[in-house]
The prediction has a mean pLDDT of 85. The part of an RNA shown here (small-subunit ribosomal RNA, central domain) has 350 nucleotides and comes from an uncultured Candidatus Saccharibacteria bacterium.
Context: one part of a larger RNA
RNA sequence: UUGGGCGUAAAGGGUGCGUAGGUUGUUCUAUUAGUCUUUUGUUAAAUUCUAGGGCUCAACUCUAGAGAAGCAGAAGAUACGGUAGAACUUGAAAGUGUGAGAGGUGUACGGAACUCAUGGUGUAGGGGUGAAAUCCGUUGAUAUCAUGGGGAACACCAAAAGCGAAAGCAGCACACUGGCGCAUAUUUGACACUUAAGCACGAAAGCGUGGGUAGCGAAUGGGAUUAGAUACCCCAGUAGUCCACGCCCUAAACGAUGAUCUCUCGCUUUUCGGAGUAUCGACCCUCUGAGAGGCUUAGCUAACGCGUUAAGAGAUGCGCCUGGGAAGUACGGCCGCAAGGCUAAAACUC
Numbered sequence: 001u002u003g004g005g006c007g008u009a010a011a012g013g014g015u016g017c018g019u020a021g022g023u024u025g026u027u028c029u030a031u032u033a034g035u036c037u038u039u040u041g042u043u044a045a046a047u048u049c050u051a052g053g054g055c056u057c058a059a060c061u062c063u064a065g066a067g068a069a070g071c072a073g074a075a076g077a078u079a080c081g082g083u084a085g086a087a088c089u090u091g092a093a094a095g096u097g098u099g100a101g102a103g104g105u106g107u108a109c110g111g112a113a114c115u116c117a118u119g120g121u122g123u124a125g126g127g128g129u130g131a132a133a134u135c136c137g138u139u140g141a142u143a144u145c146a147u148g149g150g151g152a153a154c155a156c157c158a159a160a161a162g163c164g165a166a167a168g169c170a171g172c173a174c175a176c177u178g179g180c181g182c183a184u185a186u187u188u189g190a191c192a193c194u195u196a197a198g199c200a201c202g203a204a205a206g207c208g209u210g211g212g213u214a215g216c217g218a219a220u221g222g223g224a225u226u227a228g229a230u231a232c233c234c235c236a237g238u239a240g241u242c243c244a245c246g247c248c249c250u251a252a253a254c255g256a257u258g259a260u261c262u263c264u265c266g267c268u269u270u271u272c273g274g275a276g277u278a279u280c281g282a283c284c285c286u287c288u289g290a291g292a293g294g295c296u297u298a299g300c301u302a303a304c305g306c307g308u309u310a311a312g313a314g315a316u317g318c319g320c321c322u323g324g325g326a327a328g329u330a331c332g333g334c335c336g337c338a339a340g341g342c343u344a345a346a347a348c349u350c
Stems, first nucleotide, its partner, number of pairs: 003322004007304002012318001014201004021194003025088008034080001035077008048066007091191001092188003095184005103177005109171001110154001114150008125136002162169002206247006215241002220236004259316005266295011299306002323350003332343004
């Protein structure tokens, strides 16, 4: 390489958009470089196979015949595929009506808590712990009341709930804006799927510039603990956490399960639609579509388990794996301000 694989053994790219490429619905017509059939030539001999002969047999060898596949030419076939043309509506998209939602961006506003300042009341403690101490407090703390300032996060509702491609998204209002479901069957008429490259997004931490800083809090200082204690506990506390703009591009970025399409028993919960039935109306009930959960049949699996949200049965692209260590390292290249990221070996060793 082939093959076999990728939930947990090695292996699904963090996610989307997307070019080349690959694959591509139904019907008809034409055509035939793919495909199929026949035939001719060629493919040296030996080799292989079959029949027979020769060495006493065999190996070996001789004679005759047969044969695969490739290449080239000719004739034919038209199911499949290709090409060209015509048509269709089921795939796809658009339209109309309607619905749900923490989807995104921006700007205002709100209450609780916390903290700071000022003032009032009030007096000796407060705080903290396993116990203490550092620490705060008679220049009046803690507690309590009032007023004002500040930053960050949004209790209850809240849910196995919802939305988003993923990362992720939660006080409330408004403005702008993306996607999705259902119903209808009005329009287009295969316009589709996947996707190397490329582009975009991408938690936290980190970086740059400028702001902001209540609480928390790497580092750091102090108090304890301890044999020691560069920790766990306590008192402080800088960066950071927040905002704007620009970088970084990694995560157990997980469902450890790539995308799309088709098929395959059921029960049950829940979210959002639709139809019918019922009714004064709302429920209830029946059916149906799209999600989100639990249990399970067949089947699958090494087992655990999965089981119409498949890890079942199939189809089409893509990514990835191939004993452990060395190593996600070295070197080179590309990217980055840096930290570092991406790509990615070998010697040697078991």

The RNAcentral record of the full RNA draws on SILVA.